[in-house]
Context: one part of a larger RNA
């Protein structure tokens, strides 16, 4: 390389947007690049294969023919593929009415809970655990009332409910702002799908600079347990969670399923939007169709588990990836970073 694969065996890049490339929807026409035909013209000999001749055979070797998969011209064919014209509407978008939502962004603002601070009321505990003990507490706690302060989070509702591309997103109001769905057909007329490279987004820790710190709480320090106990249980507790910039660029980033788009039985739930009937109170039922999310489940797949119209079924088209354990996702180089470390990525040797 052919070939086979990428839910769980080795493999889908966290995620989008896009450059090059690849792939591309109906129809006319037109050219003949690609394609296909025919004919000439090279394609050295030898070699090789085929026939057939010569050394008594064989090796060896004459001869004819083939091979020389290819380039060039001539001439033709136009179905597909391309160009290049035109035209069309199903692919995609755009215009209108609607709708539903923790989608993003800023700003205000709400109540409970914790904790400390005041002061009242009160007296010997309190707290913690398996059972204690460190720890608070007569300098007056723990309970309890009232008043202040400050931070984080935001019970109920809430829902295999809902929205984002993914990370993620939940008091509340206001401002600004992406994006889907449903109906109408008014427009545009292939204006698409992908997407090496590149850029942006990107949990949670961590890093710089300024803030801020109630509760939590790595590290730490005492208590206990215990043969020890550098844990697991108690008591305290910095960093850090949190705010604003800005670096990091990871993950069990998972649906362990990479995207588009056409076909393939059905059954129930729910979430949005339409129509139709019934009632006609637009509250109900029942049905349809579109459009999300669940569960079960036929043919098919599939090693098996299982998946099954949200496919892991049958197809196309375009990217990424895998190629026996370990050494290693590590050295070395690059590149990126403040660092910490990322990224890209072997080899010796061994089973």
């Nucleotide at each position: 390389u052919u070939g086979g694969g990428c839910g769980u065996a080795a493999a889908g890049a966290g995620c989008u947007c896009g450059u090059a490339g690849g792939c591309g929807g109906c129809u006319c026409a037109u050219u003949g690049c690609g394609u296909c035909g025919u004919c000439g013209g090279u394609g050295a000999a030898a070699a090789c294969c085929c026939g057939u001749g010569g050394c008594u055979u064989a090796a060896c070797u004459g001869c004819g023919g083939g091979c020389u998969u290819g380039c060039c011209g001539a001439c033709g064919a136009u179905a597909c593929g391309g160009g290049u014209g035109g035209g069309c509407u199903g692919g995609a978008g755009u215009u209108c009415g609607g709708u539903a939502g923790g989608g993003g962004a800023g700003a205000c603002u709400g109540g409970a809970a914790u904790u400390c601070c005041u002061g009242g009321u009160g007296u010997a505990g309190c707290g913690g655990u398996g059972a204690a003990a460190u720890g608070c507490g007569c300098a007056g706690a723990u309970a309890u009332c009232a008043g202040g302060a400050g931070g984080a989070a935001c019970a109920c509702c809430g829902g295999u409910g809902g929205c984002g591309a993914a990370g993620g997103c939940g008091g509340g109001u206001c401002u600004c702002u992406g994006g889907g769905c449903c109906g109408a057909u008014a427009c545009u007329g292939a204006c698409g799908c992908u997407g090496a490279g590149g850029a942006g987004c990107g949990a949670a820790a961590g890093c710089g600079u300024g803030g801020g710190g109630a509760g939590c709480g790595a590290a730490c320090a005492g208590g206990a347990u215990u043969a020890g106990a550098u844990a697991c249980c108690c008591u305290g507790g910095u960093a850090g969670u949190c705010c604003a910039c800005g670096c990091u660029g990871u993950a069990a980033a998972c649906g362990u399923u990479g995207g588009g788009c056409g076909c393939u039985a059905g059954g129930u739930g729910u979430g949005g939007g339409g129509g139709g009937c019934c009632u006609c109170u637009c509250c109900g039922g029942u049905u349809u169709c579109c459009u999300g999310u669940g569960c079960c489940g036929u043919a098919g797949c599939u090693a098996a588990c299982g998946c099954a119209u949200u496919a892991a079924g049958c197809g196309c088209c375009c990217c990424g990836c895998c190629u026996g354990g370990g050494g290693a996702g590590u050295a070395c180089g690059g590149c990126c970073g403040c660092a910490a470390g990322g990224c890209u990525a072997a080899a010796a040797c061994u089973c």